[in-house]
RNA sequence: UACGUGCUCCGGGGUCGGUGUAAUUCCGAACCGGCGGUGAUAGUCCGCGACCCGGUGGUUACUGCGCAUCCGCGCAGGAGCCCUCGGUUGAGCCGGUGAAAUUCCGGCACCGACAGUUAAAGUCUGGAUGGGAGAAGCACGAA
Numbered sequence: 001u002a003c004g005u006g007c008u009c010c011g012g013g014g015u016c017g018g019u020g021u022a023a024u025u026c027c028g029a030a031c032c033g034g035c036g037g038u039g040a041u042a043g044u045c046c047g048c049g050a051c052c053c054g055g056u057g058g059u060u061a062c063u064g065c066g067c068a069u070c071c072g073c074g075c076a077g078g079a080g081c082c083c084u085c086g087g088u089u090g091a092g093c094c095g096g097u098g099a100a101a102u103u104c105c106g107g108c109a110c111c112g113a114c115a116g117u118u119a120a121a122g123u124c125u126g127g128a129u130g131g132g133a134g135a136a137g138c139a140c141g142a143a
Base pairs, nucleotide, nucleotide: 001143003141004140005139006138007137008136010134015029016028017027018026030123031122032112033111034048035047036046037045043110044109052087053086054085055084057082058081059080062077063076064075065074066073067072092108093107094106095105096104114126115125116124
């Protein structure tokens, strides 16, 4: 210095006012931006994660049938859970500098799951003290 195994830890941000019976949801003005990659720094380039939909396999609470003196046994179905494989999944252009930038600088834009709510949600509440792409460290080994 790259690699293997195990363990530990970290791992999502954002509001005020106005109107109104009622809105952090409408109107006005703000604010926020997971992870890896990319000849140069990314919410809007490429990929991933999570949410959502489905398939295969495994496992199980439970249900049905049969057997049985008891404990139970066999077969079928099977929510949920786990592994794995797919599907779906929003948004940017122009100019400048430069060897190189849809990533920097300037300008003007755009996007943001699902459920809930006395009024319509990127910002409130909830699943979530969850999960996770991945980051870091330690130990042992090995080259």
Description
A computed fold for a 143-nucleotide RNA from Arthrobacter frigidicola, annotated as FMN riboswitch aptamer (RFN element). It matches the Rfam family "FMN riboswitch aptamer (RFN element)". Rfam's curators write: The RFN element is a highly conserved domain that is found frequently in the 5'-untranslated regions of prokaryotic mRNAs that encode for flavin mononucleotide (FMN) biosynthesis and transport proteins.